Predicted 3D model of a 75-nucleotide RNA (c-di-GMP-I riboswitch aptamer) from Pelovirga terrestris. NCBI's taxonomy places the organism under Bacteria, Pseudomonadati, Thermodesulfobacteriota, Geobacterales, Pelovirga. The model forms 95% of the base pairs in the Rfam consensus. It was read from a public genome assembly, where an Rfam model found it.
RNA sequence: CACCACAAAGAGCAAACCCGGAGCAAUCCGGGGACGCAAAGCCACGGAUCCCCCAGGGACAGCCGGGUUGCCGUA
Numbered sequence: 001c002a003c004c005a006c007a008a009a010g011a012g013c014a015a016a017c018c019c020g021g022a023g024c025a026a027u028c029c030g031g032g033g034a035c036g037c038a039a040a041g042c043c044a045c046g047g048a049u050c051c052c053c054c055a056g057g058g059a060c061a062g063c064c065g066g067g068u069u070g071c072c073g074u075a
Base pairs, nucleotide, nucleotide: 012037013036017032018031019030020029021028022027035062041068042067043066045065046064047063049059050058051057052056
């Protein structure tokens, strides 16, 4: 100097449930709340699942895969 495992540190997100609101619904938004998460940041491209006013349209990234961006870092 380079590479690597596991830690550590400072942060972050937020399940179920409750309250208020939006929507035909799935579900989403705000507040509370933490089951958990090394991408539980973002993207609906593929698959799965869910909903509907079912030629079709929508939801879901904390279901799987893929793409893309990011924090610490050798005690």